[in-house]
């Protein structure tokens, strides 16, 4: 130095190839029901500017371009 990978709510992951419903789901936390109390359960809510910056488009977590970080592999 080349190259292949990952990065998404507090944690944890699907979504990304093939752009278009309010970025889903588990966990956690809050209220409330349940319970003599606690834990379990159940119903509701909270939380994400998709690693960053720029392009393309009527519309990007997605296509395309630089860049950051971690892992692998050549050299």
């Nucleotide at each position: 130095g080349g190259g292949c990978u990952g990065g998404u709510c507090g944690u944890c992951u699907a979504g990304c190839c093939u752009g278009g419903u309010u970025a889903g789901g588990a966990u956690a936390c809050u209220a409330c029901c349940c319970u003599u109390a606690c834990g379990a359960g159940g119903u509701a809510g909270u939380g994400g500017u998709c690693g960053u910056g720029g392009g393309u488009u009527c519309a990007a977590a997605u296509c395309c371009c630089a860049u950051c970080c971690g892992g692998c592999c050549c050299a």
Molecule: transfer RNA
Organism: Candidatus Bathyarchaeota archaeon